[in-house]
RNA sequence: GGAAUCGGCUAGGCAGUCGCUGCUUUAAGACAUCUUAAGGUGGAGGAAAGUCCGGGCUCCACAGGGCAAGGUGCCAGGUAACGCCUGGGAGGCGCGAGCCUACGGAAAGUGCCACAGAAAAUAUACCGCCCCGCAAGGGGUAAGGGUGAAAUGGUGCGGUAAGAGCGCACCGCGCCGAUGGCAACAUCGGUGGCAGGGUAAACCCCACCUGGAGCAAGACCGAAUAGGGGGACCAUGAUGCGGCCCGCAUCGUCCCCGGGUAGGUUGCUAGAGGCGCCUGGUGACAGGCGUCCCAGAGGAAUGACUGCCCACGACAGAACCCGGCUUACCGGCCGAUUCCCACC
Numbered sequence: 001g002g003a004a005u006c007g008g009c010u011a012g013g014c015a016g017u018c019g020c021u022g023c024u025u026u027a028a029g030a031c032a033u034c035u036u037a038a039g040g041u042g043g044a045g046g047a048a049a050g051u052c053c054g055g056g057c058u059c060c061a062c063a064g065g066g067c068a069a070g071g072u073g074c075c076a077g078g079u080a081a082c083g084c085c086u087g088g089g090a091g092g093c094g095c096g097a098g099c100c101u102a103c104g105g106a107a108a109g110u111g112c113c114a115c116a117g118a119a120a121a122u123a124u125a126c127c128g129c130c131c132c133g134c135a136a137g138g139g140g141u142a143a144g145g146g147u148g149a150a151a152u153g154g155u156g157c158g159g160u161a162a163g164a165g166c167g168c169a170c171c172g173c174g175c176c177g178a179u180g181g182c183a184a185c186a187u188c189g190g191u192g193g194c195a196g197g198g199u200a201a202a203c204c205c206c207a208c209c210u211g212g213a214g215c216a217a218g219a220c221c222g223a224a225u226a227g228g229g230g231g232a233c234c235a236u237g238a239u240g241c242g243g244c245c246c247g248c249a250u251c252g253u254c255c256c257c258g259g260g261u262a263g264g265u266u267g268c269u270a271g272a273g274g275c276g277c278c279u280g281g282u283g284a285c286a287g288g289c290g291u292c293c294c295a296g297a298g299g300a301a302u303g304a305c306u307g308c309c310c311a312c313g314a315c316a317g318a319a320c321c322c323g324g325c326u327u328a329c330c331g332g333c334c335g336a337u338u339c340c341c342a343c344c
Base pairs, nucleotide, nucleotide: 001340002339003338004337005336006335007334008333009332010331012309013308014307015306016305017304018303020043021042022041023040024039025038026037027036028035029034045315049326050325052324053323054322055321056320057214058213059212060211064246065245066244067243069210070209071208072207073206074088075087076086077085078084089103090101091100092099093098104205105204109203110202111199112198113197126145127144128141129140130139131138132137153171154170155169156168157167158166172194173192174191175190176189177188178187179186180185218266219265220264221263228257229256230255231254232253233252237251238250239249240248273292274291275290276289277288278287279286280285
């Protein structure tokens, strides 16, 4: 100097004029809620998006057990919890810093492996090799070749008529043990010629987890109407709890026709909260001390104009809240690390 990897911060700024909105001060008017004027103070995101996970909260409801169904899938931690995060292990990619994983079980069972190929499981012999034979043909073979994603463990040596775990060495696989580690696993030793492979993001088996519905949940106030009509079941019953069973609780439940209302308040923002420092921890994070209040609309609030600066501004707007994941994305700043080249 170039190329890359991982992490953090930011998301146009400043000023003026008018306008919107939460809270609040003063004054006047109103009197469920408010209105007007003048001030003070606050006012969209890193993803607010997707609605994919997990919860808080509310109701069913006093709240259990089982089956079914669904979810996750290496180990150990973190967390309110998770399918998330951190640290390890194994496998894979990269020269490397790093990155990815739908990562339990194929000796419980079932299914599938198209086409090609002789043959993909009831295992075989197309070409080839060897032996016998004049030939036709017969016997042996799976080392070589072909087909295929995959051909019945691999490589080498010996052996053989030619070959083959036929024998041996190493590797692989199964079983047993030792050491290290909380563990996943790793290393080492012994033993056996060795159950033909793959596939579970196929069914399945195993381990762990899981009530349902949702802020349009729910609560309160006010107002109005027809405390209307008809039918079914009715304690040996009915209803309630997503499906089924048991259990528990309550005493009514359901259907049809007709009539009235849909207004206001609340839930609604002080939190599993933010920031700073210290301690512990490899880390996620935890604890302690201090400090701050940082949107609450209600058909949905931050808009318009002007001037200057500049990095010339992308993706994009809260609706009960929070922790994640995923997707979209223009620039700017900072830190650490890796590789290549040149020079000293």